This is a predicted structure of a 142-nucleotide RNA (SAM riboswitch aptamer (S box leader)) from Haloactinospora alba. Model confidence (mean pLDDT): 80 of 100. NCBI's taxonomy places the organism under Bacteria, Bacillati, Actinomycetota, Actinomycetes, Haloactinospora. The RNAcentral record of the sequence draws on Rfam.

[in-house]
Order: sequence, then C1' cells, then structure tokens
RNA sequence: UGCUCAUCCAGAGGGGUGGAGGGACCGGCCCUGCGAAGCCCCGGCAACCACCUAGGCGCGCGCUUCUCGCGGAAAUUGCGAGGCCGCCUGGCAGGUGCCAACUCCGGCCCGGUACCAGAUCGGUUCCGCGGAAAGAUGAGGG
Repeated sequence: UGCUCAUCCAGAGGGGUGGAGGGACCGGCCCUGCGAAGCCCCGGCAACCACCUAGGCGCGCGCUUCUCGCGGAAAUUGCGAGGCCGCCUGGCAGGUGCCAACUCCGGCCCGGUACCAGAUCGGUUCCGCGGAAAGAUGAGGG
C1' cells in the first nucleotide's frame, strides 16, 4: 500500500513547548491569539487483540490406559464426567486505539412531507437510531 471481517447515537483533559491553523476530501457549519496543528509529560476513557479465572452452553473433537458416577450379582462391556476446542457471561489492563460537536452534518440511493412548476418528466424544503459510498479503529491473512 491494497484485500477480508467486526465496530462507529456511549465514554474520557490538564500542563509544557510551539506560534496559525484545525475538524480526511468537497459543500455547510463550527473550533481556534481567552493560543490551532505538531512534539513532550502526566492523567483518563473504552475493551478490538493478548492474558486469567469461575460459571454456563455445545447432537463439537478426543479418551475408554487411569480415576469417579450410573446401570449390572460379577467380569467383559455400555452411558456420562474428568481432557481439548469453540461460544456466551465475568476479570485484568500487556499490544493498539481514543479523550469538542453522532464518523459534527450533508454529498449517492430509498421512503415520507410540504411547497413550486406542470400534459408528463421534474425542482426545492424538512424528516428518518433508513440503506450504501467514503473515512476511522481493531483483528486476520497477502
């Protein structure tokens, strides 16, 4: 850098440095010399991945060497559990991430709405926990 999957209506800011931009893009609307971005320090939020442990679940996989339970008078044998894996719930905070505004809102499509124009096609306003696209973050693999 491109691919796949998941999530994006919650949450969480102070100081130093710096000195004019920032909110991805475009339009809007905002933030910003009462100090933007970037960098550093400290703090916090969250729980994707990792890790841990307990409980639950599974026509899951495995074992019938051993132990336990059930059945059996007993042996052989049979069923179930102890093992592993996965999922759910819980814990932790190691690897990321994040700490104005829903991803700030819209952009393309769909539905509704009111208005304009009108033979028709249509245009505009507002609404929708609507759907895509784009973007962001994580995980995986190339």